[in-house]
Molecule: SAM riboswitch aptamer (S box leader)
Organism: uncultured Clostridia bacterium
RNA sequence: CUCUUAUCAAGAGAGGCAGAGGGAUCGGCCCGAUGAAGCCCGGCAACCACGUUCAUUUACGAUGGUGCUAAUUCCGCCAGUACUAUAUACGUUAGGUUUAGUACUGAGAGAUGAGAG
Numbered sequence: 001c002u003c004u005u006a007u008c009a010a011g012a013g014a015g016g017c018a019g020a021g022g023g024a025u026c027g028g029c030c031c032g033a034u035g036a037a038g039c040c041c042g043g044c045a046a047c048c049a050c051g052u053u054c055a056u057u058u059a060c061g062a063u064g065g066u067g068c069u070a071a072u073u074c075c076g077c078c079a080g081u082a083c084u085a086u087a088u089a090c091g092u093u094a095g096g097u098u099u100a101g102u103a104c105u106g107a108g109a110g111a112u113g114a115g116a117g
Base pairs, nucleotide, nucleotide: 001117002116003115004114005113006112007111008110013041015040016039017038021031022030023029026076027075028074042069043068044067047065048064049063050061051060052059073109078106079105080104081103082102083101084100085099087097088096090095
């Protein structure tokens, strides 16, 4: 770096150093000298190893390997369904078609773990 797979609506500091940026990209909207990023310490969690347990796709622990420590992966970007409204030169009427919003679902992209190349 690529592929496979699981999870992503919870949780986590009034600490120290540091000194201007950060929230993946893009568009929003936010956070930041009442101190961003980064490092240390603390904490959260339980993906893998480990220990105990047994429902061996269970439950618990938290030593090690990660990870995380503002906002639903902060929201949106693609598609579908429903509802509401909207436009219509179509339709005998019911309706069809158009555009926009809201809700839900799925995909894509992203993040993290584990396995493989």